[in-house]
Molecule: small-subunit ribosomal RNA
Organism: Lewinellaceae bacterium
RNA sequence: ACUAUGGAGAGUUUGAUCCUGGCUCAGGAUGAACGCUAGCGGGAGGCUUAAUACAUGCAAGUCGAGGGGCAGCGGAAAACUUCGGUUUUGCCGGCGACCGGCGCACGGGUGAGUAACGCGUACGCGACCUACCUUCAAGAAGGGAAUAGCCCCGGGAAACUGGGAUUAAUACCCUAUGUGAUUAUAGAGCUGCAUGGUUUUAUAAUUAAAGUUCAGGCGCUUGAAGAUGGGCGUGCGUGCUAUUAGGUAGUUGGUGAGGUAAUGGCUCACCAAGCCGACGAUAGCUAGGGGGCGUGAGAGCGUGAUCCCCCACACGGGUACUGAGACACGGACCCGACUCCUACGGGAGGCAGCAGUAAGGAAUAUUGGACAAUGGGGGCAACCCUGAUCCAGCCAUCCCGCGUGCAGGAUGACAGCCCUAUGGGUCGUAAACUGCUUUUGUAAGAGAAGAAUCCUUUUCAUUUAUGAGAAGUUGACGGUAUCUUAAGAAUAAGCACCGGCUAACUCCGUGCCAGCAGCCGCGGUAAUACGGAGGGUGCAAGCGUUAUCCGGAAUCACUGGGUUUAAAGGGUGCGUAGGUGGCUCAAUCAGUCAGGGGUGAAAUCUUGCGGCUUAACCGUAAAAUUGCCUUUGAUACUGUUGGGCUUGAAUUAGGUUGAGGUUGGCGGAAUGUGGCAUGUAGCGGUGAAAUGCAUAGAUAUGCCAUAGAACACCAAUUGCGAAGGCAGCUGACUAGACCUUAAUUGACACUGAGGCACGAAAGCGUGGGGAGCGAACAGGAUUAGAUACCCUGGUAGUCCACGCCCUAAACGAUGCUUACUCGAUGUGUGAUCGUAAGAUUGCGCGUCCAAGGGAAACCAUUAAGUAAGCCACCUGGGGAGUACGUUCGCAAGAAUGAAACUCAAAGGAAUUGACGGGGGUCCGCACAAGCGGUGGAGCAUGUGGUUUAAUUCGAUGAUACGCGAGGAACCUUACCUGGGCUCGAACAUUACCGGACCGCUUCUGAAAGGAAGUUUCCCUUCGGGGCUGGUAGUGAGGUGCUGCAUGGUUGUCGUCAGCUCGUGCCGUGAGGUGUUGGGUUAAGUCCCGCAACGAGCGCAACCCCUAUUCUUAGUUGCUAGCAGGUAAUGCUGAGGACUCUAGGAAGACUGCCGGCGUAAGCCGCGAGGAAGGUGGGGAUGACGUCAAAUCAUCAUGGCCUUUAUGCCCAGGGCUACACACGUGCUACAAUGGUCGGUACAAAGGGUCGCGAAGCCGCGAGGUGGAGCUAAUCCCAUAAAACCGAUCCCAGUUCGGAUUGGAGUCUGGAACUCGACUCCAUGAAGGUGGAAUCGCUAGUAAUCGCGCAUCAGCCAUGGCGCGGUGAAUACGUUCCCGGACCUUGUACACACCGCCCGUCAAGCCAUGGAAGCCGAGGGUACCUGAAGAUGGUGACUUUACAGGGAGCUAUCUAGGGUAAAAUUGGUAACUGGGGCUAAGUCGUAACAAGGUAGCCGUACCGGAAGGUGUGGCUGGAAUACCUCCUUU
Repeated sequence: ACUAUGGAGAGUUUGAUCCUGGCUCAGGAUGAACGCUAGCGGGAGGCUUAAUACAUGCAAGUCGAGGGGCAGCGGAAAACUUCGGUUUUGCCGGCGACCGGCGCACGGGUGAGUAACGCGUACGCGACCUACCUUCAAGAAGGGAAUAGCCCCGGGAAACUGGGAUUAAUACCCUAUGUGAUUAUAGAGCUGCAUGGUUUUAUAAUUAAAGUUCAGGCGCUUGAAGAUGGGCGUGCGUGCUAUUAGGUAGUUGGUGAGGUAAUGGCUCACCAAGCCGACGAUAGCUAGGGGGCGUGAGAGCGUGAUCCCCCACACGGGUACUGAGACACGGACCCGACUCCUACGGGAGGCAGCAGUAAGGAAUAUUGGACAAUGGGGGCAACCCUGAUCCAGCCAUCCCGCGUGCAGGAUGACAGCCCUAUGGGUCGUAAACUGCUUUUGUAAGAGAAGAAUCCUUUUCAUUUAUGAGAAGUUGACGGUAUCUUAAGAAUAAGCACCGGCUAACUCCGUGCCAGCAGCCGCGGUAAUACGGAGGGUGCAAGCGUUAUCCGGAAUCACUGGGUUUAAAGGGUGCGUAGGUGGCUCAAUCAGUCAGGGGUGAAAUCUUGCGGCUUAACCGUAAAAUUGCCUUUGAUACUGUUGGGCUUGAAUUAGGUUGAGGUUGGCGGAAUGUGGCAUGUAGCGGUGAAAUGCAUAGAUAUGCCAUAGAACACCAAUUGCGAAGGCAGCUGACUAGACCUUAAUUGACACUGAGGCACGAAAGCGUGGGGAGCGAACAGGAUUAGAUACCCUGGUAGUCCACGCCCUAAACGAUGCUUACUCGAUGUGUGAUCGUAAGAUUGCGCGUCCAAGGGAAACCAUUAAGUAAGCCACCUGGGGAGUACGUUCGCAAGAAUGAAACUCAAAGGAAUUGACGGGGGUCCGCACAAGCGGUGGAGCAUGUGGUUUAAUUCGAUGAUACGCGAGGAACCUUACCUGGGCUCGAACAUUACCGGACCGCUUCUGAAAGGAAGUUUCCCUUCGGGGCUGGUAGUGAGGUGCUGCAUGGUUGUCGUCAGCUCGUGCCGUGAGGUGUUGGGUUAAGUCCCGCAACGAGCGCAACCCCUAUUCUUAGUUGCUAGCAGGUAAUGCUGAGGACUCUAGGAAGACUGCCGGCGUAAGCCGCGAGGAAGGUGGGGAUGACGUCAAAUCAUCAUGGCCUUUAUGCCCAGGGCUACACACGUGCUACAAUGGUCGGUACAAAGGGUCGCGAAGCCGCGAGGUGGAGCUAAUCCCAUAAAACCGAUCCCAGUUCGGAUUGGAGUCUGGAACUCGACUCCAUGAAGGUGGAAUCGCUAGUAAUCGCGCAUCAGCCAUGGCGCGGUGAAUACGUUCCCGGACCUUGUACACACCGCCCGUCAAGCCAUGGAAGCCGAGGGUACCUGAAGAUGGUGACUUUACAGGGAGCUAUCUAGGGUAAAAUUGGUAACUGGGGCUAAGUCGUAACAAGGUAGCCGUACCGGAAGGUGUGGCUGGAAUACCUCCUUU
């Protein structure tokens, strides 16, 4: 020295993520209002609504120095007097009314109107005016006639007014003078941007004056100039709507005239036909404009209170008069509305001045003081007037300042509140208490500045004039500000909030109620979200709420946004206006840049300094005012003008190319139809059928004929075209693109609002044509229905010509043009080089990839990259591409295109899951292959239902139903009925007392219970203890509720192979990778590969049983050999060999071999081995899911109950019975039944027990009592099997239900309601419909045995044990479940999901609508006040070229009539729309959504919708083809 003082975000769409996008919040502000609260002062502000109506008072007067005068007041004088006073005199001070002058056009109010030269800004007036003030020049002579007042007479209720007589002036008139001024004519000089301006000369005409006085003056007239104030014109700027596109007849211009201070269609006559408009005219709606104010980083956005400037208005409308100035807020006239007075004849009024009143409204103040100051009017002045102004009053309305005390003080007091509650925490140094201070308030006292003037007196400057000085005089506010003194913590704190955003947490109450809420959202019994409390946080004499504005919002994006899929590229081209535009030279200087000048009022804002104790506030100075105008300069760029150039563009020449277009001709295949022929019973069609066709001969086959439409193969991510679109062959006409090389023109270019043209399919009109296909329609099926999908027919249509329509998912969902930015590869069509292969170079069509971009998916020289130009379009979802209006169309409809209301989302891309009537791979008794069942019968048992006083409760798809219950006659028991008890039934425990109260007996009772009688316990180490009773205390109790408050436990997916983590890497992120892939496995088991490397929970293994062997040990087990003994038996001695028992060990690991394989591993009637690939079985159950089950096992929070929902007792019930279901047993028989005989287990249990032998009973059982606390004794004969005999296919010698009788056992007690035995009875049932279950080997099937519970038992159940002992598995298409990968998704409470439309109900806003009621404006006609202008004017006047009354013409406010347009309100009825916990019908969409969906169009249908036709992929899956990449 330069630059610079400046910018914050959050919540909410999702399971989660990124993005788009809206909604909401935090900030500031206000002329505010409302709620709660309130100590003081200073400075400001205060009807935003009804421009509604106004009672009352005040807001504009003044001058006697203009005048005539004198009513009232004061004085003086005189007269009279009752001594109170009265009368007279304009004589004086002064002065009502009157004449006259000046003022009243300022000041003050309001914002209705006005979208305009109204305002702002900058210019212009050569087209103008300006009283009072200042300066200069000149002047003021003479005369006249009236009229107010006063006086007289009237009218009227009043307001007011008529007549007569008389009078003055600075009022009025005439004459004179004319410096001058004006006009006319004729010149001259100078000069300007045009009309012109200016100076000057001559002549002619017209035209002035006022007095008063103290003699200083104040006034008067004419002219020139200044100052001040105005008038007019112009450039630029200054709202919304195009669903307002055309407007305009004095309209635009000219000539002339009139009018005005002045220009001008301002007005009039005539002439011309112009003028404005897409750069938005006209119309409609809204609105005073500016300085400024609020906000904002700014740019902006919003606003126009207070203060200042301008405009407009003054009850609504019109009009002029006076005047320097008005078309006049407190003047006039007229019309209208309204109000008031009235004697009914007439009159009066205008607060949007200051106060005030009423009304309206959420809402806005005193009927105050003073002219002391500032300013204004009049006056010589004194002075008068001044609701302007200065002050005071009211109001927390705003801004600013002050205070409500300060210090010490712990037993961390009491109360309150909370808790894990003998205690702790918090309120909290807070209080009490001690000391200190005194702002404010109270009391007393002192007490301003604002005052300078004018005027009077006086001094000085030279005297007048004038100026300077001194003295005197003047304060509403106000005894106010301020100061001093005194006592005393004394007089002074609330409001909102506490779920997140957002600072601040607990308890109680409530129980989707009451309520809260700005958004998200809280509340359904443990609410930090409601209400209260304690505590806390924030601000503070205020605090919150509401309303509005800006901000945040880059959410209209100039600064500073977008358009493939989120909202958004026009269907496509041609082209007008407009915008933009190649290289070069020169000129110019419009844009641009720089300097100077003028202006940008003041206030405000900013900065410096200063004044009130500070601040707010105020003063002063500077800066700023980003703008406009003007001038000087610069000339790179842009523009303009002129000249040139060739690279943009175009043309010519030569060639190439194609389903480009229009029109004609021709062709074959197929199909239909007709004819003829062959031929016979079916054809056709479907998932299966039927309708249909066919013996009157179909279908099929052959030949001939005919019709219309479309063009197989070639054919391709091929080609052409602007798009739509275009396909047999060929002719004619026609358009384009590309290549090559030169030549020509010389920027001719790009884009393109409006405009014009083209524009699939469907559809419309007229006329043809009509084979096939085929909306509608008909029939047949399907279905609960089927207005569909499928089938048989079939009209319009599809085709042609001409004319309309103008829309599509008209898509690359990607506008056009130009330039630039790595590569690879394929293909179409050219050119050059090359023999060829190929290379190079253009223009197209594709694929992949880099940089870069993108929210991502993806795009990537054919961009969605980097830039430039132009156009189009978007701004949350729904309502709605709807309504109304307009344009187009024959119609269908198209184009343009809202609002009310409603929601907090709607949406894009991607992620993880879940799901799919998507795909792939794999597994499982999942299917298949088998065996046996269930479903049928009878019975048992459980459940539902029903019943009942009660049939207690729970469990309810799989995963409830022989489940809790491993055992309901009482008990259990929770239920019902009835009878009783109430600190309780029981238990535990503490302390004390007592020792029969215990017990026993009797009565009553169903028992419990009640009543009565009787009665003095036991042990002892003598301390006491036991037992029992009482008293007092502690814990009551509850199978009451909540399993959706919980712990624990359990089921299920599932013994499925999965579920995760650390680090790294990838991705903006959710997340991915690892865990995917190739193999393999029972297994995420293992191997290989790999941006992954490792690890954990699961799998497997380790544990138990079992299969083999060895070893050790040998009783109660065993008995080979030895010995003894018996009728017989390990019975005995003895033995350990064997079996067995129960400790230990071994064994199995794909270890070995062969094959295959890289490996893992697989295969092998392999070897070996008791066992072979997990040997068999069990225990073991990952992360998690089902708000799964259980408060009735137990525990437990909360709630409820307390003479009952607790407790005791008896009886009943849980066992009911029309019925339905599950699970079982027994059967239906001969692989069997019955009878007789003969074998072989394992595992258990037993002393309140098992109970032998023997005897009795047909039997259940009885009696008996040995043995056994168990490898010893007992339960205890295992049964099927086997050997014989019999039955002979039947409701039986099957089957055993049911019933009758008689018994046994347990138990107080078998009636409800036990089991068993015997005799008798002898039901259904002859293998079981649809459907469904279990099982893969010692398994199924079948046979018996044991145990738990238990007095007994309803056990056919459950849990174990052994005996006998099969069949089948080709295989994974299908059903079910599961795992992994992948795909789609509008699901995430996750398909038991989501979701569409009609109908029905309620509410809300809205469209249409016969009609009804308004509003504003325009047009036409009629009428027309005041007033203006013109004409006339017989009447009047001193006014005579005059004035006036009157009459009249034109214009006009207003009024009336008429037709139409515009715009509102309302409305019977009617249309759709939106919203609303549980309405109806279907199921259209999302998965291949079960017929892929969607777009346009047409038809049809209760509805979603269906079908036809063309289009799209924003369709899944599969197959094939092609291309690309990698190896």